[in-house]
Context: one part of a larger RNA
Molecule: small-subunit ribosomal RNA, 3' major domain
Organism: Iris pallida
RNA backbone atom coordinates (compact mmCIF):
# COMPACT_ATOMS: atom_id res chain seq x y z
C1' N A 1 0.00 0.00 0.00
C1' N A 2 -3.28 -2.98 0.48
C1' N A 3 -5.80 -7.35 2.85
C1' N A 4 -7.80 -8.70 7.61
C1' N A 5 -9.62 -7.78 12.71
C1' N A 6 -15.55 -11.78 17.58
C1' N A 7 -11.30 -2.36 16.21
C1' N A 8 -14.57 2.44 15.87
C1' N A 9 -17.27 6.02 13.33
C1' N A 10 -20.87 6.33 8.49
C1' N A 11 -23.99 4.28 4.54
C1' N A 12 -26.58 1.02 1.25
C1' N A 13 -28.95 -3.95 -0.21
C1' N A 14 -36.05 -8.12 -0.26
C1' N A 15 -29.48 -8.48 4.11
C1' N A 16 -33.11 -8.66 8.63
C1' N A 17 -37.71 -8.12 10.20
C1' N A 18 -43.18 -7.38 8.68
C1' N A 19 -46.33 -10.28 5.68
C1' N A 20 -47.80 -13.46 0.89
C1' N A 21 -46.67 -17.59 -2.15
C1' N A 22 -43.36 -21.73 -2.63
C1' N A 23 -39.54 -25.45 -2.42
C1' N A 24 -38.10 -29.47 1.01
C1' N A 25 -42.69 -34.41 1.86
C1' N A 26 -46.40 -37.36 -2.75
C1' N A 27 -46.73 -38.60 -8.39
C1' N A 28 -44.51 -37.43 -12.76
C1' N A 29 -41.02 -34.50 -16.49
C1' N A 30 -36.07 -32.78 -16.74
C1' N A 31 -30.67 -32.15 -15.59
C1' N A 32 -26.47 -34.00 -12.52
C1' N A 33 -23.65 -37.15 -9.67
C1' N A 34 -23.11 -42.49 -8.68
C1' N A 35 -23.68 -47.01 -10.43
C1' N A 36 -24.10 -50.17 -14.50
C1' N A 37 -23.09 -50.75 -19.91
C1' N A 38 -19.55 -52.95 -26.19
C1' N A 39 -20.46 -47.57 -25.92
C1' N A 40 -24.18 -45.36 -22.03
C1' N A 41 -19.62 -39.40 -26.25
C1' N A 42 -17.75 -34.38 -24.68
C1' N A 43 -17.54 -30.00 -21.58
C1' N A 44 -19.88 -27.21 -17.24
C1' N A 45 -19.13 -28.42 -10.04
C1' N A 46 -19.97 -23.15 -3.47
C1' N A 47 -22.21 -18.65 -4.80
C1' N A 48 -21.04 -17.94 -10.38
C1' N A 49 -21.95 -26.40 -12.47
C1' N A 50 -26.48 -28.99 -12.16
C1' N A 51 -34.52 -27.36 -17.56
C1' N A 52 -26.44 -25.49 -18.55
C1' N A 53 -23.50 -25.99 -23.90
C1' N A 54 -28.37 -28.53 -26.36
C1' N A 55 -33.53 -21.90 -29.65
C1' N A 56 -35.70 -29.38 -30.33
C1' N A 57 -30.75 -37.06 -29.63
C1' N A 58 -35.78 -42.41 -33.73
C1' N A 59 -32.12 -42.19 -39.08
C1' N A 60 -29.48 -38.02 -39.69
C1' N A 61 -27.53 -34.66 -35.53
C1' N A 62 -23.01 -37.73 -32.86
C1' N A 63 -18.25 -36.30 -31.46
C1' N A 64 -19.24 -42.86 -28.91
C1' N A 65 -19.94 -48.75 -29.25
C1' N A 66 -20.17 -53.33 -32.79
C1' N A 67 -19.30 -54.87 -37.07
C1' N A 68 -18.66 -54.19 -43.06
C1' N A 69 -15.56 -50.85 -45.74
C1' N A 70 -11.58 -46.98 -47.66
C1' N A 71 -6.18 -45.57 -47.88
C1' N A 72 -3.71 -39.09 -51.82
C1' N A 73 -8.50 -40.31 -48.79
C1' N A 74 -15.56 -37.13 -47.67
C1' N A 75 -12.20 -31.63 -48.20
C1' N A 76 -7.91 -27.87 -50.86
C1' N A 77 -3.93 -26.31 -54.75
C1' N A 78 -0.25 -28.67 -57.99
C1' N A 79 1.22 -33.12 -62.17
C1' N A 80 0.69 -36.99 -65.64
C1' N A 81 -3.19 -40.41 -68.06
C1' N A 82 -8.34 -41.33 -69.93
C1' N A 83 -13.05 -40.03 -70.40
C1' N A 84 -16.99 -34.71 -71.36
C1' N A 85 -20.46 -34.78 -67.59
C1' N A 86 -25.15 -36.00 -66.33
C1' N A 87 -28.64 -40.14 -67.44
C1' N A 88 -29.84 -46.31 -67.31
C1' N A 89 -30.15 -51.68 -66.62
C1' N A 90 -28.73 -56.17 -63.98
C1' N A 91 -25.88 -59.00 -59.76
C1' N A 92 -23.66 -59.52 -54.74
C1' N A 93 -24.69 -56.65 -50.13
C1' N A 94 -27.28 -54.70 -43.98
C1' N A 95 -25.87 -50.15 -46.22
C1' N A 96 -21.42 -48.17 -47.69
C1' N A 97 -19.31 -50.59 -51.95
C1' N A 98 -18.04 -53.55 -55.64
C1' N A 99 -18.46 -55.85 -60.64
C1' N A 100 -20.74 -56.64 -65.55
C1' N A 101 -23.53 -53.88 -69.71
C1' N A 102 -26.71 -49.91 -72.15
C1' N A 103 -27.08 -45.18 -74.26
C1' N A 104 -24.67 -40.76 -75.30
C1' N A 105 -22.63 -36.19 -76.43
C1' N A 106 -22.49 -30.44 -75.49
C1' N A 107 -19.46 -24.90 -74.94
C1' N A 108 -15.06 -22.14 -76.01
C1' N A 109 -10.65 -23.03 -80.08
C1' N A 110 -5.34 -20.06 -83.08
C1' N A 111 -7.49 -26.79 -84.39
C1' N A 112 -2.09 -27.54 -80.32
C1' N A 113 -5.51 -28.05 -77.17
C1' N A 114 -8.65 -25.38 -72.94
C1' N A 115 -13.17 -24.57 -69.43
C1' N A 116 -16.10 -27.40 -66.13
C1' N A 117 -17.31 -32.20 -64.39
C1' N A 118 -16.02 -38.08 -63.81
C1' N A 119 -12.62 -42.32 -63.53
C1' N A 120 -7.18 -44.61 -62.55
C1' N A 121 -1.94 -43.07 -60.98
C1' N A 122 2.69 -41.34 -58.03
C1' N A 123 4.37 -37.75 -54.46
C1' N A 124 4.24 -33.13 -51.87
C1' N A 125 0.08 -33.50 -48.34
C1' N A 126 -4.85 -33.49 -46.65
C1' N A 127 -7.60 -34.64 -42.24
C1' N A 128 -7.92 -35.17 -36.33
C1' N A 129 -14.92 -32.79 -32.06
C1' N A 130 -6.63 -35.59 -30.22
C1' N A 131 -3.66 -33.65 -25.63
C1' N A 132 -2.94 -28.86 -23.11
C1' N A 133 -8.66 -22.91 -21.54
C1' N A 134 -1.67 -23.67 -16.22
C1' N A 135 0.97 -21.62 -23.99
C1' N A 136 -2.75 -18.37 -26.09
C1' N A 137 -6.19 -14.88 -28.93
C1' N A 138 -11.39 -13.86 -29.07
C1' N A 139 -15.82 -14.32 -26.54
C1' N A 140 -18.66 -14.89 -21.72
C1' N A 141 -19.79 -15.51 -16.20
C1' N A 142 -18.76 -13.18 -11.45
C1' N A 143 -18.03 -8.94 -7.89
C1' N A 144 -21.38 -5.16 -9.92
C1' N A 145 -24.91 -0.81 -12.47
C1' N A 146 -20.84 -1.91 -6.78
C1' N A 147 -19.23 3.92 -7.23
C1' N A 148 -15.54 3.58 -8.39
C1' N A 149 -10.18 3.46 -10.86
C1' N A 150 -6.10 6.38 -12.38
C1' N A 151 -3.44 10.31 -14.82
C1' N A 152 -0.12 15.38 -15.89
C1' N A 153 1.93 19.34 -13.91
C1' N A 154 2.90 21.36 -8.86
C1' N A 155 3.71 20.15 -3.38
C1' N A 156 5.60 16.79 0.87
C1' N A 157 8.74 12.38 1.99
C1' N A 158 15.87 9.59 1.69
C1' N A 159 12.95 6.20 -0.57
C1' N A 160 8.12 2.87 -1.01
C1' N A 161 4.76 6.33 -1.64
C1' N A 162 1.33 10.42 0.19
C1' N A 163 -1.28 15.12 -1.52
C1' N A 164 -5.69 15.69 -5.25
C1' N A 165 -9.70 11.33 -4.41
C1' N A 166 -9.08 13.54 2.83
C1' N A 167 -12.77 16.92 6.01
C1' N A 168 -18.08 19.25 6.53
C1' N A 169 -22.77 19.27 3.99
C1' N A 170 -25.91 16.16 0.33
C1' N A 171 -27.04 12.91 -3.53
C1' N A 172 -29.10 6.49 -6.39
C1' N A 173 -23.91 8.04 -7.77
C1' N A 174 -15.77 10.42 -6.57
C1' N A 175 -23.75 13.57 -7.55
C1' N A 176 -23.10 18.48 -6.46
C1' N A 177 -21.99 22.82 -2.85
C1' N A 178 -18.27 24.82 0.92
C1' N A 179 -13.57 24.32 3.08
C1' N A 180 -8.25 22.91 1.94
C1' N A 181 -1.03 22.53 -0.85
C1' N A 182 -2.86 22.01 -3.93
C1' N A 183 -4.54 22.88 -9.78
C1' N A 184 -7.02 20.52 -13.76
C1' N A 185 -7.71 16.52 -16.67
C1' N A 186 -9.08 10.58 -18.55
C1' N A 187 -12.43 6.23 -17.68
C1' N A 188 -16.69 5.15 -15.07
C1' N A 189 -22.02 8.44 -12.62
C1' N A 190 -25.83 10.73 -15.18
C1' N A 191 -27.20 12.38 -19.93
C1' N A 192 -26.98 11.35 -25.38
C1' N A 193 -30.52 5.84 -27.51
C1' N A 194 -34.84 2.60 -27.74
C1' N A 195 -39.74 1.08 -25.30
C1' N A 196 -44.18 2.29 -22.20
C1' N A 197 -47.58 7.00 -20.18
C1' N A 198 -49.71 12.89 -22.56
C1' N A 199 -51.16 16.21 -26.23
C1' N A 200 -50.39 18.60 -31.10
C1' N A 201 -49.83 18.65 -36.13
C1' N A 202 -49.55 15.62 -40.19
C1' N A 203 -51.02 11.33 -43.06
C1' N A 204 -56.13 7.95 -43.48
C1' N A 205 -55.76 2.08 -46.44
C1' N A 206 -56.42 -3.08 -45.50
C1' N A 207 -57.84 -0.01 -39.84
C1' N A 208 -62.15 3.87 -37.28
C1' N A 209 -67.42 5.39 -37.60
C1' N A 210 -69.92 11.09 -34.95
C1' N A 211 -73.44 13.25 -38.30
C1' N A 212 -76.04 11.74 -43.40
C1' N A 213 -78.35 7.40 -45.68
C1' N A 214 -77.66 1.76 -45.68
C1' N A 215 -77.23 -3.67 -44.57
C1' N A 216 -78.08 -10.17 -41.96
C1' N A 217 -73.01 -8.00 -40.73
C1' N A 218 -68.35 -0.73 -41.37
C1' N A 219 -72.02 -4.55 -45.81
C1' N A 220 -71.80 -0.37 -48.96
C1' N A 221 -72.14 5.17 -50.24
C1' N A 222 -69.98 9.16 -47.71
C1' N A 223 -67.31 11.26 -43.96
C1' N A 224 -61.53 12.58 -41.45
C1' N A 225 -64.42 14.02 -36.19
C1' N A 226 -63.57 9.36 -32.84
C1' N A 227 -60.22 4.98 -32.08
C1' N A 228 -55.88 3.27 -34.20
C1' N A 229 -51.62 2.98 -36.77
C1' N A 230 -46.41 6.00 -38.19
C1' N A 231 -43.85 10.07 -38.42
C1' N A 232 -42.39 14.73 -36.73
C1' N A 233 -42.58 18.17 -32.40
C1' N A 234 -43.85 19.85 -27.81
C1' N A 235 -43.79 18.11 -22.36
C1' N A 236 -40.89 17.55 -16.53
C1' N A 237 -36.25 21.70 -15.66
C1' N A 238 -36.49 21.23 -8.32
C1' N A 239 -39.08 25.58 -13.44
C1' N A 240 -42.82 28.25 -9.81
C1' N A 241 -44.58 29.27 -4.44
C1' N A 242 -43.87 27.88 0.90
C1' N A 243 -40.74 25.96 4.98
C1' N A 244 -35.92 24.72 6.04
C1' N A 245 -30.43 24.32 5.38
C1' N A 246 -24.42 27.92 5.94
C1' N A 247 -27.05 33.93 1.66
C1' N A 248 -24.64 26.74 -0.97
C1' N A 249 -25.64 21.70 -2.98
C1' N A 250 -30.18 20.50 -1.06
C1' N A 251 -34.45 18.39 1.72
C1' N A 252 -39.45 18.50 3.14
C1' N A 253 -44.40 20.33 1.65
C1' N A 254 -47.80 22.36 -1.93
C1' N A 255 -49.90 24.25 -6.67
C1' N A 256 -50.53 23.25 -11.89
C1' N A 257 -50.15 18.92 -14.53
C1' N A 258 -51.19 12.73 -18.28
C1' N A 259 -46.74 12.51 -15.88
C1' N A 260 -42.51 15.57 -9.96
C1' N A 261 -38.19 15.43 -8.15
C1' N A 262 -33.71 9.22 -11.93
C1' N A 263 -41.93 9.01 -14.34
C1' N A 264 -41.57 3.08 -15.33
C1' N A 265 -38.16 -0.25 -18.08
C1' N A 266 -34.70 -2.04 -21.51
C1' N A 267 -29.74 -1.51 -23.88
C1' N A 268 -25.75 0.13 -21.57
C1' N A 269 -21.30 -3.16 -17.40
C1' N A 270 -14.96 1.50 -15.24
C1' N A 271 -9.61 -0.06 -13.52
C1' N A 272 -9.63 -4.78 -11.81
C1' N A 273 -10.59 -10.05 -9.35
C1' N A 274 -10.95 -15.40 -9.42
C1' N A 275 -3.46 -19.18 -13.54
C1' N A 276 -12.52 -18.82 -13.26
C1' N A 277 -15.11 -20.88 -17.71
C1' N A 278 -14.40 -21.92 -23.31
C1' N A 279 -8.35 -25.19 -27.49
C1' N A 280 -16.02 -29.59 -28.52
C1' N A 281 -18.55 -22.18 -32.06
C1' N A 282 -14.37 -19.97 -34.22
C1' N A 283 -8.60 -18.75 -34.56
C1' N A 284 -4.07 -20.68 -33.13
C1' N A 285 1.79 -22.13 -30.71
C1' N A 286 3.74 -26.95 -28.86
C1' N A 287 2.60 -31.93 -28.45
C1' N A 288 0.47 -36.64 -30.46
C1' N A 289 -1.78 -40.17 -34.93
C1' N A 290 -1.19 -40.73 -40.08
C1' N A 291 -4.17 -48.49 -43.90
C1' N A 292 -5.47 -43.94 -38.32
C1' N A 293 -6.56 -40.88 -32.63
C1' N A 294 -8.23 -40.30 -40.39
C1' N A 295 -13.04 -41.04 -43.46
C1' N A 296 -17.79 -44.02 -45.29
C1' N A 297 -21.57 -46.93 -43.92
C1' N A 298 -25.65 -50.87 -40.95
C1' N A 299 -27.22 -51.45 -36.23
C1' N A 300 -26.37 -50.11 -31.57
C1' N A 301 -25.94 -45.90 -27.55
C1' N A 302 -26.39 -40.45 -25.78
C1' N A 303 -32.95 -42.51 -23.77
C1' N A 304 -29.70 -47.63 -18.46
C1' N A 305 -31.12 -47.65 -13.18
C1' N A 306 -30.19 -49.89 -5.99
C1' N A 307 -29.83 -44.89 -5.25
C1' N A 308 -28.38 -38.94 -3.61
C1' N A 309 -29.04 -33.67 -5.42
C1' N A 310 -31.06 -29.52 -8.28
C1' N A 311 -34.55 -27.21 -11.34
C1' N A 312 -39.98 -27.39 -12.89
C1' N A 313 -45.16 -29.25 -13.26
C1' N A 314 -49.65 -31.71 -11.87
C1' N A 315 -52.02 -32.49 -7.19
C1' N A 316 -53.58 -33.25 -2.17
C1' N A 317 -59.96 -29.92 -2.81
C1' N A 318 -65.78 -26.48 -1.72
C1' N A 319 -62.01 -19.37 -2.40
C1' N A 320 -62.94 -26.19 -5.55
C1' N A 321 -64.72 -30.42 -9.13
C1' N A 322 -68.45 -31.53 -13.55
C1' N A 323 -72.18 -29.84 -16.65
C1' N A 324 -74.94 -26.11 -19.96
C1' N A 325 -75.06 -20.47 -21.52
C1' N A 326 -72.74 -15.99 -22.05
C1' N A 327 -68.45 -11.79 -21.75
C1' N A 328 -63.90 -9.49 -22.21
C1' N A 329 -56.99 -9.51 -24.72
C1' N A 330 -52.12 -7.77 -26.41
C1' N A 331 -48.45 -9.39 -28.79
C1' N A 332 -46.57 -12.97 -32.50
C1' N A 333 -46.54 -16.34 -36.71
C1' N A 334 -47.84 -17.97 -41.86
C1' N A 335 -46.34 -19.51 -49.19
C1' N A 336 -41.63 -25.82 -48.86
C1' N A 337 -46.50 -22.02 -45.37
C1' N A 338 -51.19 -20.39 -42.56
C1' N A 339 -55.03 -23.30 -43.74
C1' N A 340 -61.84 -20.83 -43.26
C1' N A 341 -66.63 -22.70 -44.38
C1' N A 342 -68.87 -27.54 -45.49
C1' N A 343 -68.73 -33.29 -44.99
C1' N A 344 -67.54 -37.85 -42.31
C1' N A 345 -65.67 -39.13 -36.94
C1' N A 346 -67.38 -39.51 -29.66
C1' N A 347 -62.21 -37.90 -30.29
C1' N A 348 -57.23 -37.23 -31.81
C1' N A 349 -58.03 -36.59 -37.34
C1' N A 350 -59.19 -37.37 -42.20
C1' N A 351 -61.55 -35.29 -47.01
C1' N A 352 -62.58 -30.93 -50.05
C1' N A 353 -59.12 -26.63 -50.75
C1' N A 354 -62.11 -20.55 -50.58
C1' N A 355 -58.84 -16.63 -48.73
C1' N A 356 -54.16 -14.79 -47.61
C1' N A 357 -46.95 -12.60 -49.95
C1' N A 358 -51.02 -10.39 -44.93
C1' N A 359 -53.50 -3.48 -40.11
C1' N A 360 -57.60 -7.20 -45.07
C1' N A 361 -56.67 -13.68 -44.70
C1' N A 362 -55.90 -17.78 -41.32
C1' N A 363 -53.48 -19.75 -36.54
C1' N A 364 -57.50 -18.26 -32.80
C1' N A 365 -60.86 -21.07 -29.24
C1' N A 366 -58.21 -16.46 -24.84
C1' N A 367 -58.74 -18.86 -19.86
C1' N A 368 -59.32 -17.30 -14.94
C1' N A 369 -64.49 -14.36 -14.85
C1' N A 370 -70.10 -14.28 -14.56
C1' N A 371 -75.15 -17.17 -14.53
C1' N A 372 -77.24 -21.29 -13.88
C1' N A 373 -77.70 -27.60 -12.23
C1' N A 374 -75.33 -31.32 -9.98
C1' N A 375 -71.82 -32.88 -6.12
C1' N A 376 -71.48 -32.27 0.33
C1' N A 377 -65.96 -33.00 3.43
C1' N A 378 -65.24 -39.04 1.43
C1' N A 379 -59.11 -40.94 -0.54
C1' N A 380 -64.75 -38.45 -2.66
C1' N A 381 -68.13 -36.56 -9.41
C1' N A 382 -60.64 -34.76 -5.68
C1' N A 383 -56.33 -36.29 -7.87
C1' N A 384 -54.80 -38.06 -11.80
C1' N A 385 -49.57 -41.85 -11.95
C1' N A 386 -49.02 -46.65 -13.83
C1' N A 387 -51.60 -50.98 -17.39
C1' N A 388 -54.88 -53.36 -20.85
C1' N A 389 -56.84 -52.46 -25.26
C1' N A 390 -58.58 -49.71 -29.75
C1' N A 391 -56.98 -45.94 -33.17
C1' N A 392 -54.68 -41.31 -35.47
C1' N A 393 -50.69 -38.29 -37.27
C1' N A 394 -45.29 -36.75 -38.76
C1' N A 395 -41.74 -39.61 -41.16
C1' N A 396 -38.19 -44.66 -45.97
C1' N A 397 -38.26 -46.05 -40.67
C1' N A 398 -41.79 -44.72 -34.01
C1' N A 399 -39.06 -51.97 -31.95
C1' N A 400 -35.45 -50.70 -28.51
C1' N A 401 -36.69 -44.76 -28.08
C1' N A 402 -41.87 -40.17 -30.58
C1' N A 403 -46.77 -37.41 -29.69
C1' N A 404 -51.56 -37.15 -29.88
C1' N A 405 -56.96 -39.62 -28.89
C1' N A 406 -61.12 -42.84 -26.86
C1' N A 407 -62.36 -46.40 -23.80
C1' N A 408 -61.01 -49.57 -19.07
C1' N A 409 -57.65 -49.44 -14.85
C1' N A 410 -57.62 -45.55 -10.77
C1' N A 411 -51.13 -45.60 -7.53
C1' N A 412 -49.00 -41.73 -4.02
C1' N A 413 -50.98 -37.44 -2.11
C1' N A 414 -55.69 -34.89 2.86
C1' N A 415 -50.93 -29.10 3.19
C1' N A 416 -45.27 -31.72 4.36
C1' N A 417 -39.69 -32.10 9.77
C1' N A 418 -35.39 -29.85 9.89
C1' N A 419 -33.61 -26.44 6.84
C1' N A 420 -34.36 -23.15 2.37
C1' N A 421 -35.95 -19.73 -1.85
C1' N A 422 -38.64 -15.57 -4.45
C1' N A 423 -40.96 -10.49 -3.90
C1' N A 424 -41.57 -3.50 -2.86
C1' N A 425 -46.59 -1.87 -7.77
C1' N A 426 -48.85 -3.26 -12.71
C1' N A 427 -44.82 -6.23 -8.43
C1' N A 428 -46.04 -11.32 -5.93
C1' N A 429 -49.39 -14.46 -6.57
C1' N A 430 -52.62 -16.85 -10.25
C1' N A 431 -54.75 -17.32 -15.13
C1' N A 432 -54.85 -18.38 -20.24
C1' N A 433 -51.68 -16.51 -24.93
C1' N A 434 -47.90 -16.49 -29.09
C1' N A 435 -43.48 -17.17 -30.87
C1' N A 436 -38.08 -19.51 -31.65
C1' N A 437 -35.63 -24.29 -32.11
C1' N A 438 -38.62 -28.08 -35.99
C1' N A 439 -40.88 -33.71 -40.82
C1' N A 440 -43.28 -34.35 -36.06
C1' N A 441 -42.17 -34.41 -30.60
C1' N A 442 -41.57 -28.52 -25.04
C1' N A 443 -44.19 -28.96 -18.06
C1' N A 444 -37.85 -25.89 -19.99
C1' N A 445 -36.70 -20.77 -22.30
C1' N A 446 -38.14 -15.98 -24.32
C1' N A 447 -42.02 -12.40 -25.28
C1' N A 448 -47.25 -10.42 -24.58
C1' N A 449 -52.43 -9.76 -21.59
C1' N A 450 -56.45 -10.09 -17.72
C1' N A 451 -55.99 -9.22 -12.94
C1' N A 452 -58.34 -9.38 -6.36
C1' N A 453 -55.99 -6.75 -2.45
C1' N A 454 -53.74 -2.23 -0.54
C1' N A 455 -51.41 -5.52 4.49
C1' N A 456 -46.22 -4.36 6.62
C1' N A 457 -41.41 -1.73 9.44
C1' N A 458 -39.00 -4.74 15.90
RNA sequence: UGACGGGGGGCCACACAAGCGGUGGAGCAUGUGUUUUAAUUCAAUACAAAGCGAAAAACCUUACCAGGGCUUGACAUGCCGUGAAUCUUCUUGAAAAAGAGGGGUGCCUUCGGGAACGCGGACACAGGUGGUGCAUGGCUGUCAUCAGCUCGUGCCGUAAGGUGUUGGGUUAAGUCCCGCAAUGAGCGCAACCCUCGUGUUUAGUUGCCACCAUUGAGUUUGGAACCCUGAACAGACUGCCGGUGAUAAGCCGGAGGAAGGUGAAGAUGGCGUCAAGUCAUCAUGCCCCUUAUGCCCUGGGCGACACACGUGCUACAAUGGCCGGGACAAAGGGUUGCGACCCCGCGAGGGUGAGCUAACUCCAAAAACCCGUCCUUAGUUCAGAUUGUAGGCUGUAACUCGCCUGUAUGAAGCCAAAAUUGCUAGUAAUCGUCGGUCAGUACGUAGCUGGUUGUGUC